[in-house]
c-di-GMP-I riboswitch aptamer from a soil metagenome, 75 nucleotides, folded computationally. It matches the Rfam family "c-di-GMP-I riboswitch aptamer". From the family's description: GEMM was predicted in a large-scale screen for bacterial structured RNA regulatory elements.

RNA sequence: GCAAAGCCGUCGAAAGACGGUGACGCAGAGCCACGGGACUAACGCGAUCGAGUCGCUACGUCCGCCGGGCCGCCA
Numbered sequence: 001g002c003a004a005a006g007c008c009g010u011c012g013a014a015a016g017a018c019g020g021u022g023a024c025g026c027a028g029a030g031c032c033a034c035g036g037g038a039c040u041a042a043c044g045c046g047a048u049c050g051a052g053u054c055g056c057u058a059c060g061u062c063c064g065c066c067g068g069g070c071c072g073c074c075a
Stems, first nucleotide, its partner, number of pairs: 001026002006021006024064001030070003034067003037062003044056005
């Protein structure tokens, strides 16, 4: 310097994000979803006569899961 979980509010279909509060941790806990991985499943597709439900699916999300790339601070 940053700020996990929890709580409050907002956004979102969800995962999750943002703001406040709060500190579990982090010496790149800065940035990039590029490779792997994880989460969600709205749209779509399939099952069902339909509704509802279920299954598959990322173009959604996570960089505080691992690797890679870029640019850096303090001692």